[in-house]
Context: one part of a larger RNA
């Protein structure tokens, strides 16, 4: 010079779009961030309608604890670990899965037993349990059918390097289903199966920080055979056998770090970061571990273990903000316990619609960038003051007052939106923006001035008291300390520090 997620010191008038715990992955009151479906199912309540003398029978509509189906593996948030196929990037899966959604073919046929809710009776202080009876279902089994799909045995065949897994028969044995709503067509659910999307798994050339004051290392180590296991390939594991894998082209060991797109900065090459936004990853109080599930070995699920909180009737039992406000702590330092589902988007539902700190918006901070204004003309007796001085005057200085005007921006009044694709339906926000009226009114600091470096005089101090990035200033005339004036810079900023180029 340029550049921050900045901080610190003087100041400080508004808008736009950004951005905002870099530190203790510290601990965390308190409230909200994950539900939805009554068009799956049987109750339960509430309202109400028709019969009825009534008891009761049949509806209809809303509530909905509870089986059950769907989501809770999405989105949100952090960077602790990781130097690794974890990212990138380039191929491979003749070694694979893939709910919802698209698209083809083909079916939904008969039958059972159970449980929860509920009623009881019972223990607990409480979280909760335990027993008895009763009941339904798209829950759970059995049977049958098998267009199929796997499986064993067996026949071909196309590609390929290379077929056991790809295709195409034969026999044979196995495997499926649910139903709701509607008058009703029909729709929407379900089952098998092929095929696409979209997603992931898994392998692989190549890149990917510092130490050689880390030179040897590995013992399931390194390969083969078999099996197990996986969706799947494999020392992933196991059994056995073999005698081998990596290393100065830097193994192993240390320290230190998520990675990339991209930011900075460079005339590039390169140096250096990896804040926001976007894609990968990894984690959810520290460690283990598995269930369900189309996928988790699961941040707001499960079990066990520690550590700390927290409730207790001392038997016991709860908890996990690195969601989103906020709270204590750390620290130079980072903001509201705010409002809406209006929009975009997400779950769930036929659907009306219900969630939803995801999003939108509001708020607070000159923190960043951009914009704008703090007034415009005219105005010499160069007015007073200041301040210097060779006392003649110079200089502040057209600055000021004064006249003349103008309203951005203030402030009051009056109207007022797109955002919302077909009726309605706007959180922001009575905001933006439009009018109209007042009044120059409401608004300028900061650093610096010895030289590099644009910009000087007085007085004050006397190596003191101080300045300072470098050189260096200050011991009695200091343009280099203090104050004034006056001059330079930049401006709602200005300067210092801190890093990176």
């Nucleotide at each position: 010079g340029g550049a921050u997620g900045a901080a610190c010191g003087c100041u400080g008038g508004c808008g736009g779009c950004g951005c905002g715990c870099c530190u203790a992955a510290c601990a965390c009151a308190u409230g909200c961030a994950a539900g939805u479906c009554g068009a799956a199912c049987g109750g339960a309540g509430a309202a109400u309608g028709u019969a009825g003398c009534a008891a009761u029978a049949c509806g209809u509509u809303c509530u909905u604890a509870g089986u059950g189906g769907c989501g809770a593996a999405c989105g949100g948030g952090u960077g602790a670990g990781u130097a690794a196929c974890g990212c990138g990037u380039u191929g491979g899966u003749g070694a694979c899965c893939u709910g919802c959604c698209c698209c083809g073919a083909a079916g939904c046929g008969g039958g059972g037993g159970a449980u929860a809710a509920c009623a009881g009776u019972c223990c607990g202080a409480a979280a909760g349990g335990a027993u008895u009876g009763c009941u339904a279902a798209u829950a759970c089994c059995c049977c049958a059918u098998g267009u199929g799909g796997u499986c064993a045995u067996u026949g071909g065949g196309a590609u390929u390097a290379g077929a056991u897994g790809c295709c195409c028969g034969a026999u044979g044995a196995u495997u499926a289903a649910a139903g709701g709503u509607g008058u009703a067509a029909a729709c929407c659910a379900c089952u098998u199966c092929g095929g696409g999307a979209g997603g992931g798994g898994c392998c692989u050339g190549c890149g990917u920080c510092c130490c050689a004051u880390c030179a040897g290392u590995a013992a399931g180590a390194u390969g083969a055979u078999a099996g197990g296991g996986u969706a799947a390939u494999g020392g992933c594991c196991u059994a056995c056998c073999a005698a081998g894998g990596c290393u100065u082209u830097g193994a192993c060991g240390g320290g230190u770090a998520g990675g990339g797109g991209a930011c900075c900065u460079g005339a590039g090459a390169g140096g250096a970061u990896g804040a926001c936004c976007c894609c990968c990853c990894a984690c959810a109080a520290u460690g283990g571990a598995a269930c369900u599930g189309a996928a988790a070995c699961a941040c707001g699920g499960u079990c066990c273990a520690u550590a700390c909180g927290c409730c207790u009737a001392c038997g016991g039992g709860u908890g996990g903000c690195a969601a989103c406000a906020g709270u204590g702590a750390g620290g130079a330092a980072u903001a509201u316990u705010g409002g809406u589902u209006a929009a975009u988007g997400g779950g769930c539902g036929a659907a009306a619609g219900c969630c939803c700190g995801a999003a939108c918006c509001a708020g607070c901070a000159a923190c960043g960038c951009c914009g704008c204004g703090u007034g415009u003309g005219c105005g010499a007796u160069g007015a007073a003051g200041g301040c210097c001085u060779u006392c003649g005057g110079g200089u502040u200085g057209u600055a000021a007052a004064g006249c003349a005007c103008u309203u951005u921006u203030g402030g009051a009044g009056g109207g007022g939106a797109a955002g919302a694709g077909a009726a309605g339906g706007g959180a922001c926000g009575g905001u933006a923006c439009c009018c109209u009226c007042c009044g120059a009114a409401u608004a300028a600091g900061c650093c610096u001035c010895g030289g590099c470096u644009a910009a000087c005089u007085a007085c004050g101090u006397g190596c003191c008291a101080g300045c300072a990035g470098c050189c260096g200033c200050g011991g009695u005339a200091a343009c280099a300390c203090g104050u004034a004036g006056g001059a330079g810079g930049c401006g709602a900023g200005c300067g210092u520090u801190a890093u990176c180029c």
The part of an RNA shown here (small-subunit ribosomal RNA, 5' domain) has 501 nucleotides and comes from an uncultured bacterium. The full RNA is in RNAcentral, with records from ENA and SILVA. The prediction has a mean pLDDT of 87.